Source information
Transfer RNA from Arthrobacter sp. AL12, 77 nucleotides, folded computationally. The coordinates come from a structure-prediction model, not an experiment, and the mean pLDDT is 80. The sequence was found in a public genome assembly. Rfam family: tRNA. Gene Ontology term of the family: triplet codon-amino acid adaptor activity. By type it is a transfer RNA.

RNA sequence: GCGCCCAUAGCUCAGCUGGAUAGAGCGCCUGUCUACGGAACAGGAGGCCGGGGGUUCGAAUCCCUCUGGGCGCACCA
Numbered sequence: 001g002c003g004c005c006c007a008u009a010g011c012u013c014a015g016c017u018g019g020a021u022a023g024a025g026c027g028c029c030u031g032u033c034u035a036c037g038g039a040a041c042a043g044g045a046g047g048c049c050g051g052g053g054g055u056u057c058g059a060a061u062c063c064c065u066c067u068g069g070g071c072g073c074a075c076c077a
Base pairs, nucleotide, nucleotide: 001073002072003071004070005069006068007067010026011025012024013023019057028044029043030042031041032040050066051065052064053063054062
C1' cells in the first nucleotide's frame, strides 16, 4: 500500500430478510431477609448502537467517508 472483519449499558455479548418502546448475563444502587456480611428474593438506575454524511415512510441493521482495533497479502534495495 491492497483486501477482509470488528466497534451496541461499567465488563462480556445477543439483536433474523430494515419495522416502530434496543435486550441478556455479570457488576452497580435501593429494599426484604440476616446479630453483621455474604447468599437468596424483589425493585431500580445506566445506551443518542465509535464520529460525520446519505438512502428510506422507517436505519444498530443498507451506502459513502473518517477514527480506533484485529487478520491476511504485498513491499522491505